[in-house]
Context: one part of a larger RNA
RNA sequence: UUGGGCGUAAAGCGUCUGUAGGCGGACAAUUAAGUGUAAUAUUAAAGACAACAGCUCAACUGUUGCGUCGUAUCACAUACUGGUUGUCUAGAGGCUUGGAGAGGUUAGUAGAAUUCUACAUGUAGGGGUUAAAUCCGUAGAUAUGUAGAGGAAUACCAAAAGCGAAAGCAGCUAACUGGACAAGUUCUGACGCUCAGAGACGAAAGCGUGGGGAGCAAACAGGAUUAGAUACCCUGGUAGUCCACGCCGUAAACGAUGGAUACUCGGUGUCAGGUUACUCAAUCGACCUGGUGCCUAAGCUAACGCGUUAAGUAUCCCGCCUGGGGAGUACGGUCGCAAGAUUAAAACUC
Numbered sequence: 001u002u003g004g005g006c007g008u009a010a011a012g013c014g015u016c017u018g019u020a021g022g023c024g025g026a027c028a029a030u031u032a033a034g035u036g037u038a039a040u041a042u043u044a045a046a047g048a049c050a051a052c053a054g055c056u057c058a059a060c061u062g063u064u065g066c067g068u069c070g071u072a073u074c075a076c077a078u079a080c081u082g083g084u085u086g087u088c089u090a091g092a093g094g095c096u097u098g099g100a101g102a103g104g105u106u107a108g109u110a111g112a113a114u115u116c117u118a119c120a121u122g123u124a125g126g127g128g129u130u131a132a133a134u135c136c137g138u139a140g141a142u143a144u145g146u147a148g149a150g151g152a153a154u155a156c157c158a159a160a161a162g163c164g165a166a167a168g169c170a171g172c173u174a175a176c177u178g179g180a181c182a183a184g185u186u187c188u189g190a191c192g193c194u195c196a197g198a199g200a201c202g203a204a205a206g207c208g209u210g211g212g213g214a215g216c217a218a219a220c221a222g223g224a225u226u227a228g229a230u231a232c233c234c235u236g237g238u239a240g241u242c243c244a245c246g247c248c249g250u251a252a253a254c255g256a257u258g259g260a261u262a263c264u265c266g267g268u269g270u271c272a273g274g275u276u277a278c279u280c281a282a283u284c285g286a287c288c289u290g291g292u293g294c295c296u297a298a299g300c301u302a303a304c305g306c307g308u309u310a311a312g313u314a315u316c317c318c319g320c321c322u323g324g325g326g327a328g329u330a331c332g333g334u335c336g337c338a339a340g341a342u343u344a345a346a347a348c349u350c
Stems, first nucleotide, its partner, number of pairs: 004321003007304002012318001014201004021194003025088007033081002035077003039073004049065006091191001092188003095184004103177007110154001115149007125136002162169002206247006215241002220236004258317006266295011299306002323350003332343004
C1' cells in the first nucleotide's frame, strides 16, 4: 500500500467562511481523452514451460514453439466517466407576503437587594459556629426609620421553551443590523457538496495601558479543628471579577457522535408557520413544512445503548487512529510582552 476503524476501548480539528483539489441533477447531439477489442512492432541471450532430438539412461546439451507485464502506432466500438454544444427544473439561489425569537452592536432608563455616608429613635449587646474564638460595639454597635452615594446583577414570568456556526445569549425602551422559517400556478437555470493550505470568530483564567471597585473573592493574615492542618469551618482581605482598547487561542470548547444528500414502521409532548372539515367565530379534530424532547419496530452494536435529530442502509469530501509508559515531553521551526500555544520525535523500558 491493500485492509480495519474513530459515542464510551487509540481516534471527529472548538466553530465557521472559503482557495487549490476531489466529487457532482435530467434530456439530446457531437467528440473519442479515459475505457474495451483486434492487428503490428518491441519485450536481448541464458533460464522457466511444451514437443522433438543427441550422449546406452538420467543429470546435461541442442532445435523448434510459447512468451506474462508494459510501451508505442493504427483501426474499430461508444454503455459509463471526461470534453464541447443546446435544452430543462426536481438541487441551489433570487423575488413577494407574513409571523416567531435571551441572535448581535450602541445608547438610554427602572425597581428590589447588598455595602457605605449623614441624621433620628434606642441600649447592651451583635456577629459567627457542631461548639467556639478571632472580629464589631458605651467614642453608642446590632435593630428601626428618613435622605444620599456607588458598583454589579436582573427575582417572579421560566419551560424537556426560544435564538445563534460554535463560544454563547435573559429587567425595560429605542436606533442600527445578521440569520432561520412558512406560504406563493413568480424569476435565474446546476450557479452545487466538501475542503489541504489560508482567513475570521472563539468560555473562564491570564497579560498590557487607562478607568472603576458595591458584593464576592485566589494569594495573604488571624481564629478554630487536628497528632499535625501550608486544608475543609469562621473573621478579615489584595489581585481579579466590571468598562474601553489591545493581546492570549486554550477547556470534560461534550451529543465525548465532522459536513452534505437520499432512503427506511409507529406512538406521544412541545415551539414557529400553514392547509382543511363541521361552524357566525374560537377551542377541538384531520393533515403539511421546519425545529426541539421522550418511548420504540426493523436494522446496527462487544455490550451499554442508537433508532427519520441514527450509532440503520448507501454515496461524496475532509480530519484523525495503529500496544502501555517515556510524552503531548525534548530538540528545531512558527506565533506570543510573558504565561505559554502549535507542530512534534527518539533512546530506554514493560
Predicted 3D model of a 350-nucleotide part of an RNA (small-subunit ribosomal RNA, central domain) from a bacterium. It was read from a public genome assembly.